Predicted 3D model of RNase P RNA and transfer RNA as a complex of 446 nucleotides.
It holds a member of the Rfam family "Bacterial RNase P class A". By type it is a ribozyme.
RNA sequence: AGAGUUGAUCAGACGACCGCUGGUCUCGACAGAGGCGAGAGGAAAGUCCGGGCUCCGUAGGACAGGAUGGUCGGUAACGCCGACCGGUCGCGAGACCAGGGAUAGUGCCACAGAAAGCAAACCGCCAACCUGCGAAUGAUCGUUCGCAGCGGCAAGGGUGAAACGGUGGAGUAAGAGCCCACCAGCGGGCGGGGUGACUCGUCCGGCUAGGUAAACCCCAUCCGGAGCAAGACCAAACAGGGAGGAUGUGGUGGUCCGCCACGUUCGACUCCCGGGUAGGUCGCUCGAGACCGCGAGCAAUUGCGGUCCUAGAUAAAUGGUCGUCGCGCCGCACUACUCGGCGACAGAACCCGGCUUAUGCUCAGCUCUCCUC
RNA sequence: GCGUCCGUAGCUCAAUGGAUAGAGCAUCGGUCUUCGGAACCGAGGGUUGCAGGUUCGAAUCCUGCCGGGCGCG
Numbered sequence: 001a002g003a004g005u006u007g008a009u010c011a012g013a014c015g016a017c018c019g020c021u022g023g024u025c026u027c028g029a030c031a032g033a034g035g036c037g038a039g040a041g042g043a044a045a046g047u048c049c050g051g052g053c054u055c056c057g058u059a060g061g062a063c064a065g066g067a068u069g070g071u072c073g074g075u076a077a078c079g080c081c082g083a084c085c086g087g088u089c090g091c092g093a094g095a096c097c098a099g100g101g102a103u104a105g106u107g108c109c110a111c112a113g114a115a116a117g118c119a120a121a122c123c124g125c126c127a128a129c130c131u132g133c134g135a136a137u138g139a140u141c142g143u144u145c146g147c148a149g150c151g152g153c154a155a156g157g158g159u160g161a162a163a164c165g166g167u168g169g170a171g172u173a174a175g176a177g178c179c180c181a182c183c184a185g186c187g188g189g190c191g192g193g194g195u196g197a198c199u200c201g202u203c204c205g206g207c208u209a210g211g212u213a214a215a216c217c218c219c220a221u222c223c224g225g226a227g228c229a230a231g232a233c234c235a236a237a238c239a240g241g242g243a244g245g246a247u248g249u250g251g252u253g254g255u256c257c258g259c260c261a262c263g264u265u266c267g268a269c270u271c272c273c274g275g276g277u278a279g280g281u282c283g284c285u286c287g288a289g290a291c292c293g294c295g296a297g298c299a300a301u302u303g304c305g306g307u308c309c310u311a312g313a314u315a316a317a318u319g320g321u322c323g324u325c326g327c328g329c330c331g332c333a334c335u336a337c338u339c340g341g342c343g344a345c346a347g348a349a350c351c352c353g354g355c356u357u358a359u360g361c362u363c364a365g366c367u368c369u370c371c372u373c
Numbered sequence: 374g375c376g377u378c379c380g381u382a383g384c385u386c387a388a389u390g391g392a393u394a395g396a397g398c399a400u401c402g403g404u405c406u407u408c409g410g411a412a413c414c415g416a417g418g419g420u421u422g423c424a425g426g427u428u429c430g431a432a433u434c435c436u437g438c439c440g441g442g443c444g445c446g
Base pairs, nucleotide, nucleotide: 001369002368003367004366005365006364007363008362010360012325013324014323015322016321017320018319020039021038023036024035025034026033027032041345045356046355048354049353050352051351052350053227054226055225056224065223066222067221068220069219070084071083072082073081074080085099086097087096088095089094100218101217105216106215107212108211109210122157123156124153125152126151130149131148132147133146134145135144136143137142165183166182167181168180169179184208185207186205187204188203189202190201191200192199193198231282232281233280234279240273241272242271243270244269248262249261250260251259252258289308290307291306292305293304294303295302296301327343328342329341330340331339374445375444376443377442378441379440380439383398384397385396386395391429400416401415402414403413404412422438423437424436425435426434
């Protein structure tokens, strides 16, 4: 210098003016006005997991269904996190793993191939045993040779993603863990290390076994349901129920009387009641909280002490303009300066812990390669 | 805030984990026709929404994203 890998921080700063939503204080004629202070994120997102909280309810047991799956630890809990074990990939730093069971049972393994799961034999090898035929010899029995049948074999060829351990020897008619030595693997015993997953050593057993459970299934563990539109309170209008109720209402008319009409068991008007709609209030933000220091721990995390309060809107506020400075990119061409332009993803809605996804700049550790001294 | 389903050629749809993912319409070329249509013959066209994993093998199974539909309060 290039290529790569892991982790972390930040999410422009300051000032002025004009606005918006809460809080608080003052004034007030109760309409409001003014001052002070606060006001989005690392993901507020996807709603994929886990919990708090609330109601239904008593969830004790069983079935169904779903989720998870190495070990130990962390946590309120988790499918999250840390450390470690094992496997795979990478030269390496490192990354990834649904990482229990295939010796409980069932299913599947296309094409090719003899055969795809417990046995089987296409080419091939053999002719020991049995049978037949032929030939030679010998006098039909016998011996030898050849061929065929019945057979024996699984070493070699070939197929496939996968073919029933590998190498060498002994053995045989030919062969084969049939036997032997070594190696690889599996199972078991003993001993050492580790909390454990696991690992190291040694002995025994010829024990040599296909894959697939992100196929059904088995085993272990966990899960009651619904969700802030949860839920609690206040409470119009219309309709309903109850009580009182003729002194009512309308027209005529300037007003009163009068007159007419309506109503009077289809009840004007007044009061009360229940449920609870519109609407409003609470839930609502002080919480598994933030920061700092010391301690425990490899770490995740946690104990103690101190300091602090840091959005609560409801059709939904958190914004806009200007100035100075800073960072990155572009105009810009070899460099520098000036000038001009541009500024990632994105927007709280009960809260919290995670995961995943989107996204800009910067910094640090480590690895590999090349060059120079 | 919950629940559920889907994504395959330009369009509408098929495909039991198994060969080079098929069919109809559409497009293009040819035959026929004076020309066009119809008909007949043929051809092209696919990252099976994207990425990763399981498996000998994935459109299909699993996980995470992206996009869309439907239902309930």